[in-house]
Molecule: transfer RNA
Organism: Patescibacteria group bacterium
RNA sequence: GCACCCGUCGUUCAACGGAUAGGACGCAGGCCUCCGAAGUCUGAAAUACAGGUUCGAUUCCUGUCGGGUGCA
Numbered sequence: 001g002c003a004c005c006c007g008u009c010g011u012u013c014a015a016c017g018g019a020u021a022g023g024a025c026g027c028a029g030g031c032c033u034c035c036g037a038a039g040u041c042u043g044a045a046a047u048a049c050a051g052g053u054u055c056g057a058u059u060c061c062u063g064u065c066g067g068g069u070g071c072a
Stems, first nucleotide, its partner, number of pairs: 001071007010025004018055001027043005048064005
């Protein structure tokens, strides 16, 4: 330099173009307990950035940025 893949809560993983973007672990709070752990309930927290297509984009298209793999 070229080709391909990936980028979503703190971490990890989901989401036929259509629901308030969901689960696990973690975090905070309540219940429970003498206190804690465990259990149980509740809560906060995310779509890399900029455009485009569409009635509607996490999803499709283009560019940029970042990461990975292969080739040279």